This is a predicted complex of two RNAs, RNase P RNA and transfer RNA, with 419 nucleotides together.

[in-house]
C1' cells in the first nucleotide's frame, strides 16, 4: 500500500419558526368542547411473516392414529429450526467459513444414455487349458471349461498397493493401508480419539426417496376475546344434532334449542393496549452463550391512522426504510466510523 | 393488520428427478399473379438467487411478483 477475513458501534445533534398524537396539572364552559404550561413520541431492520414463545378463546387440553418439524455431543434458554463450546467431515495459501452431520446390514422403491454387468451379480475383447479340423510344428479356425489381472463404459463397477502363488488367475495366502454388527485398554460428563486384539473381504450411491428409530407439536387467533349502547323481522328455506379436531374415543352443550343459507338492522363508544421473559449502571458465577444479586428509571399507543415543513450551524447528516397485542430469534434491504487479525508486495 | 395459493414461448395448458412439450400467436421461407388456405424453420437461463443429488422445472431454504379470503 492492496486484495481479504471477524466482529464491535451510530443511524443525527443544536437552535428558530409553523404545526400533528397521546400524558399529567391549571382554567372556562349545563355539556360537546376550547385555552395556558410542563413533559414524551418510530427502526436496526419497524419489513418479509420463516421458526419459537406469551396472551385470548374453545374443555388450563386428556387417550390412539394420522400429520407436521427437528436430527453429532454437551450446555444456555419461558421456547426454538435461535445462540455458545466442544467433535467429525468439507472448502480456502491464510486469518476463517460451511455442514438438512442418527440408520443404506429392519423392508420398498430408484439410479435415464452408455456399458457384459447397475446390484440374488455378470462377462464384450482379452488371457489361460483341453478336445477336433486346417495349413504345416507354432499359428488359425470352431466347441466346452476356467478367469476377472489387463482394455473399454459411465458420476458410480464388488477392498488398495506389493510380493508370493497359478495354467491363466483370484484375499488363495502374507505384509502395509483401509474397513468392522466383534472385543479390550487409555483420555473425555458425552459426540469422539489414540493404542491393541480377532475377524477376512461381507459392504456401491441416494434417506433434502418412501421409510425406521428417537423427540417436539391440541386448534385458532388481538378482525382473537370481553362490556355498555342504539337498531332490528320470535322473517322465509333446508337440516336434526351442534362444539371439542384430520379420523376416532372421551368430555361439554341443547331439544322452547341448534346449525347452514337467503333476507333485514347497526356502521358508536370502552376494556384488551402497552410495566415488560423491560431498560441502564455496577458487583459476583461461568471458557462462551447466560445466570444471580443491588441500585437507580418509565421510555409511542393511534382507529382512516401523529412523529412533518421551512431555516442557520456543527467537515457530512447522504442509505435502507415508517409502530397498529406483546416477545426472543432468522432471513433479507442498506449509509458511514472503528478495532482486531491473515495473504502478497515495497521501503527502512 | 391477520390467514392462505399460485408462478413454465406473447396468451392458455403439460411434462413419474433423466432430450423442456402442445395449440392459438407472432417472425422467416416454400407453393401463388397477389393474399388467405395449406407446408417447413426459428424464438424459453421453467419468476431471481443458493444448496442435495452423478444430473432438478420437479427435492430443500430464501427473495420478490400476483391473486383469493377474514369486520
Nucleotide at each position: 500500500u492492496u486484495g481479504g477475513u471477524g466482529g464491535a458501534c451510530c443511524a443525527u445533534g443544536c437552535a428558530g419558526u409553523c404545526g400533528c398524537c397521546g400524558g399529567a396539572a391549571g382554567g372556562a364552559g349545563u355539556a360537546a368542547u376550547c385555552c395556558u404550561u410542563c413533559g414524551g413520541g418510530a427502526g436496526g431492520a419497524a419489513a418479509g411473516u420463516c421458526c419459537g414463545g406469551g396472551c385470548u378463546c374453545c374443555a388450563u387440553a386428556g387417550g390412539a392414529c394420522a400429520u407436521g418439524g427437528u436430527g453429532c455431543c454437551g450446555g444456555g434458554u419461558a421456547a426454538c429450526a435461535c445462540c455458545c463450546g466442544g467433535g467429525a467431515g468439507c472448502c480456502g495459501u491464510a486469518a476463517g467459513g460451511c455442514u438438512a452431520u442418527a440408520g443404506a446390514a429392519a423392508g420398498u422403491g430408484c439410479c435415464g444414455c452408455a456399458g457384459a454387468a447397475a446390484a440374488u451379480a455378470u462377462a464384450c475383447c482379452g488371457c489361460c487349458u483341453c478336445u477336433u479340423c486346417c495349413c504345416a510344428u507354432g499359428g488359425g479356425a470352431a466347441g466346452a471349461g476356467g478367469u476377472a489381472a489387463g482394455g473399454g463404459u459411465g458420476a458410480a463397477a464388488u477392498g488398495g498397493c506389493g510380493a508370493g502363488g497359478u495354467a491363466a488367475g483370484a484375499g488363495c495366502u502374507c505384509a502395509c493401508c483401509g474397513c468392522g454388527a466383534a472385543c479390550c485398554c487409555u483420555g473425555g460428563u458425552a459426540a469422539c480419539a489414540g493404542g491393541g486384539u480377532c475377524g477376512g473381504c461381507a459392504g456401491g450411491g441416494g434417506a433434502a426417496a418412501c421409510c425406521u428409530c428417537a423427540u417436539c407439536a391440541g386448534g385458532a387467533g388481538c378482525a382473537a376475546g370481553a362490556u355498555c349502547a342504539a337498531g332490528u323481522a320470535u322473517g322465509c328455506a333446508g337440516g336434526a344434532g351442534g362444539g371439542u379436531u384430520g379420523u376416532c374415543c372421551g368430555c361439554c352443550c341443547g331439544u322452547u334449542u341448534c346449525c347452514u343459507g337467503c333476507g333485514g338492522g347497526u356502521a358508536g363508544a370502552u376494556c384488551g393496549c402497552u410495566u415488560g421473559a423491560g431498560c441502564a449502571u455496577a458487583c459476583c458465577g461461568g471458557u462462551a452463550a447466560c445466570g444471580g444479586u443491588a441500585u437507580g428509571c418509565c421510555u409511542a399507543g393511534a382507529u382512516a391512522g401523529a412523529u412533518g415543513a421551512c431555516u442557520g450551524c456543527a467537515u457530512a447528516a447522504c442509505a435502507c426504510a415508517g409502530a397498529a397485542c406483546c416477545c426472543g430469534g432468522c432471513u433479507u434491504a442498506u449509509g458511514g466510523u472503528c478495532c482486531a487479525c491473515c495473504a502478497a508486495u515495497u521501503u527502512u | 393488520u391477520g390467514g392462505g395459493a399460485u408462478g413454465u414461448a406473447g396468451u392458455g395448458u403439460a411434462a413419474g428427478g433423466g432430450u423442456a412439450a402442445c395449440a392459438c400467436a407472432g417472425c422467416a421461407g416454400u407453393u401463388u399473379c397477389u393474399g388467405g388456405u395449406a407446408c417447413u424453420g426459428c424464438a424459453u437461463u421453467u419468476a431471481g438467487g443458493g444448496g442435495u443429488u452423478c444430473g432438478a422445472a420437479u427435492c430443500c431454504c430464501u427473495u420478490c411478483a400476483u391473486c383469493c379470503c377474514a369486520g
The coordinates come from a structure-prediction model, not an experiment, and the mean pLDDT is 75.
Rfam match: Bacterial RNase P class A. Rfam links the family to the GO terms dimeric ribonuclease P complex, tRNA processing and ribonuclease P activity.